[in-house]
This record gives sequence, structure tokens and C1' cells, in this order.
RNA sequence: UCCCCGGUAGCUCAACGGCAGAGCGGCGCCCUGUUAAGGCGAAGGUUGUGGGUUCGAAUCCUACCCGGGGAG
Repeated sequence: UCCCCGGUAGCUCAACGGCAGAGCGGCGCCCUGUUAAGGCGAAGGUUGUGGGUUCGAAUCCUACCCGGGGAG
């Protein structure tokens, strides 16, 4: 320098172009003599960044940034 994969909640990951979700974690409550286990609930997000396409973009296009792999 070139090619490929990835970047979404604190962590690990989902999500036909049409309401952004799950598990774990944290928080509150129930249960218990107490804790753990179990049950219920709510919270938590500039979808890496800037443009573009579209009625509508996490998703498509483009340029960058970051991480991983490969070629020379």
C1' cells in the first nucleotide's frame, strides 16, 4: 500500500429498508428468620464518525476512524 471481516445498552450478541431487542450485569419490589436460589418490574442506546440514496437507513452507497485476519 492492497484485500476480507467486524464496530448496536456496562459485557456478550440479535434485528426483511418500516416501533432498536435478548441474555448476563446493575437498580427496585416480592419470597425467606437472614443470605443464596427463585419470581416480578422499571431503567439503561448520538446503532464508530461525516456525507449520499430513499417517503423512511442499524440495514444500501461513499469517504474516513478503530479492532482483527490475510497479501505484498